[in-house]
């Protein structure tokens, strides 16, 4: 520096309704990198955007011919911009909002006969990274 691999889990039961895994009761589920072992600390990354970039096409101007620079249309993301959740008391101990106890809280868009962290769908995709190889 190339290059190959891997990379996110969860509504069982029950009540109400014509209708709900989506509402009630209960249940479940926790990406990646720091740092005493984290869904809730600090940081990314998954989403969206054009007014920036960078590729591709179309028009028409120009002109032998290339250069050019306008106008459009699409695609992309180093960079830029939106958006971007939720803990506490106690206990151990040189050190923990990471361990133990204890109660508590959070959870992208887009669908849907009815409002979703769990269901479908963008996604046989991206992607923080993490391994191996050269």
């Nucleotide at each position: 520096u190339u290059c190959u691999u891997c990379g996110g889990g969860g509504c069982a039961g029950g009540g109400u309704g014509a209708g709900a895994u989506u509402c009630c009761c209960u249940a479940c589920c926790g990406g990646c990198g720091g740092c005493a072992u984290a869904g809730u600390c600090c940081g990314c990354g998954a989403g969206c955007c054009a007014u920036u970039g960078u590729c591709a096409g179309a028009u028409a101007c120009g002109g032998a011919u290339c250069a050019g620079g306008a106008u459009u249309u699409g695609a992309u993301a180093u960079g830029g911009g939106c958006a971007u959740g939720a803990a506490u008391c106690g206990g151990u101990g040189a050190g923990a909002u990471u361990c133990c106890g204890a109660u508590a809280c959070c959870g992208a868009c887009a669908g849907u006969u009815a409002u979703a962290g769990u269901c479908u769908g963008g996604a046989u995709g991206a992607g923080a990274g993490a391994a191996g190889a050269a």

Record summary:
A computed fold for a 134-nucleotide RNA from a mouse gut metagenome, annotated as FMN riboswitch aptamer (RFN element). The sequence is in RNAcentral, with records from MGnify. Rfam family: FMN riboswitch aptamer (RFN element). About the family: The RFN element is a highly conserved domain that is found frequently in the 5'-untranslated regions of prokaryotic mRNAs that encode for flavin mononucleotide (FMN) biosynthesis and transport proteins.